This is a predicted structure of a 476-nucleotide part of an RNA (small-subunit ribosomal RNA, 3' major domain) from a metagenome.
The coordinates come from a structure-prediction model, not an experiment, and the mean pLDDT is 82.
Context: one part of a larger RNA
RNA sequence: UGACGGGGGCCCGCACAAGCGGAGGAACAUGUGGUUUAAUUCGAUGAUACGCGAGGAACCUUACCAGGACUUGAAUGGGGAUUGACCGCCGGAGAAAUUUGGCUUCUAGCAAUAGCAAUCUUCAAGGUGCUGCAUGGCUGUCGUCAGCUCGUGCCGUGAGGUGUCGGGUUAAGUCCCAUAACGAGCGCAACCCUCAUCAUUUGUUGCCAGCGGGUAAUGCCGGGGACUCUAAUGAGACUGCCACCGUAAGGUGUGAGGAAGGUGGGGAUGACGUCAAGUCAGCACGGCCCUUACGUCCUGGGCGACACACGUGUUACAAUGGCCGGUACAAAGGGCAGCUACAUAGCGAUAUGAUGCUAAUCUCGAAAGCCGGUCUCAGUUCGGAUUGAAGUCUGCAACCCGACUUCAUGAAGCUGGAUUCGCUAGUAAUCGCGCAUCAGCCAUGGCGCGGUGAAUACGUUCCCGGGCCUUGUACA
Numbered sequence: 001u002g003a004c005g006g007g008g009g010c011c012c013g014c015a016c017a018a019g020c021g022g023a024g025g026a027a028c029a030u031g032u033g034g035u036u037u038a039a040u041u042c043g044a045u046g047a048u049a050c051g052c053g054a055g056g057a058a059c060c061u062u063a064c065c066a067g068g069a070c071u072u073g074a075a076u077g078g079g080g081a082u083u084g085a086c087c088g089c090c091g092g093a094g095a096a097a098u099u100u101g102g103c104u105u106c107u108a109g110c111a112a113u114a115g116c117a118a119u120c121u122u123c124a125a126g127g128u129g130c131u132g133c134a135u136g137g138c139u140g141u142c143g144u145c146a147g148c149u150c151g152u153g154c155c156g157u158g159a160g161g162u163g164u165c166g167g168g169u170u171a172a173g174u175c176c177c178a179u180a181a182c183g184a185g186c187g188c189a190a191c192c193c194u195c196a197u198c199a200u201u202u203g204u205u206g207c208c209a210g211c212g213g214g215u216a217a218u219g220c221c222g223g224g225g226a227c228u229c230u231a232a233u234g235a236g237a238c239u240g241c242c243a244c245c246g247u248a249a250g251g252u253g254u255g256a257g258g259a260a261g262g263u264g265g266g267g268a269u270g271a272c273g274u275c276a277a278g279u280c281a282g283c284a285c286g287g288c289c290c291u292u293a294c295g296u297c298c299u300g301g302g303c304g305a306c307a308c309a310c311g312u313g314u315u316a317c318a319a320u321g322g323c324c325g326g327u328a329c330a331a332a333g334g335g336c337a338g339c340u341a342c343a344u345a346g347c348g349a350u351a352u353g354a355u356g357c358u359a360a361u362c363u364c365g366a367a368a369g370c371c372g373g374u375c376u377c378a379g380u381u382c383g384g385a386u387u388g389a390a391g392u393c394u395g396c397a398a399c400c401c402g403a404c405u406u407c408a409u410g411a412a413g414c415u416g417g418a419u420u421c422g423c424u425a426g427u428a429a430u431c432g433c434g435c436a437u438c439a440g441c442c443a444u445g446g447c448g449c450g451g452u453g454a455a456u457a458c459g460u461u462c463c464c465g466g467g468c469c470u471u472g473u474a475c476a
Base pairs, nucleotide, nucleotide: 001476002475003473004472005471007470008469009468010467011466012465013464015460016459019423020422021421022420023419026315027314028313029312030311031310032309033308034306035305042053043052064301065300066299067298068297069296070295076124077123078122079121080120081119082118083117084116088103089102090101091100092099093098106115107114108113126290127289129288130287131286135284136283137279138278139277140275142273147186148185149184150183151182152181153162154161155160166177167176168175192267193266194265195264197235198234199233200232201231203229207224208223211222212221213220238261241255242253243252244251245250304442317416321375322374323373324372325371326370327369333364334363335362338357339356342353343352344351345350382413387408388407389406390405391404392403393402429452430451431450432449433448434447435446
């Protein structure tokens, strides 16, 4: 100087407390461990692994296993030689890769030649093999915590200290006062995006108040720019004003005005560093290793196994509910190998026809809610696992191993031990909608969007994590 203390002081955080809803019990989905296996490819392992890499494992992917094949090789480039093929069509062998027979016989130019392609040869291959403890880059975490440092000066023999401490204040090393320090940098804040208000401009594909026309009905038509909205520019919030407290910074106020009030809400933004943290399987790269194989191609299997254990979720155990009928209101997105109105067929998944839309134009489209009826507390009209049958769709192909539909079947489960998690407001809870990946889909996951919409916070004694000062130390 740090680190540590079941030392002290001050302070903060859904850290506790106060509340609301969960997990832990059930079934299933998914990841992991273990076990099994020819293989169940590999990585991630307290917090900071475990719906994680994977934002799509039937083949492919694919790295694993069994079998069948190739050796300048699956890709690309250069040199040389030979050929006019290659492709396409029709066959044979084979599980396919591959191999073999027949038909066809490249382009420009008069030509030399040039181009193109194939084969052979040669030079460069290839490796998801090892090392993340050789590395770059990127990332997690402490932590969006308020810290981490430097120049000059001063102090100390020196390591170092001071500044950065003290008194206040703040979300903040934020600011003020004081001060052997005076300044500065990286962080904080602000500048950026978005939501909330208004104005100006814009007026189609959006809008429709007033005017005219039309319909069974609809901004449907003429027209209009008021309103909503679109998307660009600007205004607006600064403790600016008032009162009180304070030297100041600042604090308090059911104070005013205002759409918004004290950082207005949300996002992006992550200092010096820590964990030899993670990643050689995204990529790059040093070294080591393989080179008729640890490389490459193919068929099939596996990654989907199943006594069990754990994590994360979904659905429930019902009446604030289930079922049936009627009826209302979004936002944000997607769409041409696409989204599909409408019509017809089917109980339905869907099929057939057909129309519009490269989209503010056409299209995909809410559910909780509200109204009425029924069920009457039961393992039930709760719950839907599992299983049987018949189908639909995608795709070369759904046996291993897809989703969906219909009929039948109707398991466990009556609110969950110790323990444990999330959340402070348009939040929790609850309800549906969309997107990426994608032929299809194992999505109950991930990322977004809106609808309905709470309870509680006395407080900081305690648990956990963190910041500052101080003290002790046989630790570095």